A computed fold for a 102-nucleotide RNA, annotated as SAM riboswitch aptamer (S box leader).

Parts: sequence; structure tokens; C1' cells
RNA sequence: ACCUUAUCAAGAGUGGUGGAGGGAAUAGGCCCUAUGAAGCCCGGCAACCGGUAUAAGAAUCGGUGCUAAAUCCUACAGAGUUUAUACUCUGGAAGAUGAGGA
Repeated sequence: ACCUUAUCAAGAGUGGUGGAGGGAAUAGGCCCUAUGAAGCCCGGCAACCGGUAUAAGAAUCGGUGCUAAAUCCUACAGAGUUUAUACUCUGGAAGAUGAGGA
């Protein structure tokens, strides 16, 4: 890298370091950012798996994960409202994370 499956509108920083970008990729939009981006450390959250314990749960430990905005929104298909622009809904695709497989 590939396949299967579950979840993705909840939750989580007035910290340290760092010093200019960031929000997955492409395109369009819309945002965050010197009142300090990414990264790293610390803190925090609690989703999946495992251990302990239990009637079951709570709890606790470990593995992974996450910590602006719905996965920030749209892209493909269908439906509804509308003269139209536009708006709303459903599904898909793509993606992220866990578990399993090959």
C1' cells in the first nucleotide's frame, strides 16, 4: 500500500518551547494565525481494543487515537422548495480513527 467492519454535529489548554504558516490531496469557497501557525513537550478528552475487578456497571491500568469550526463546507447521484439565483434533505465517493484479515 490492499480487503472487511464500526464510528465520525458530543468532549478536550489564558501552559512551555518554537517562529510562519495552517485547516488530508486537487479545485472552488469560507476560516484560523505575530493577541503567535505547523512541529515538539506537558496538560486534557474519552472513542475502539486488551488486562484487573464485577452479577452487571462504575472504576483503574495499558495499546492506539483525539484535543477551532459537522470529516469546516461543496465536488457525484437522487428528492423537496423556488420564475431564477439560491436553499434544504438523503445516499454515495473520498478521507480519518479503532478492530480484524491477507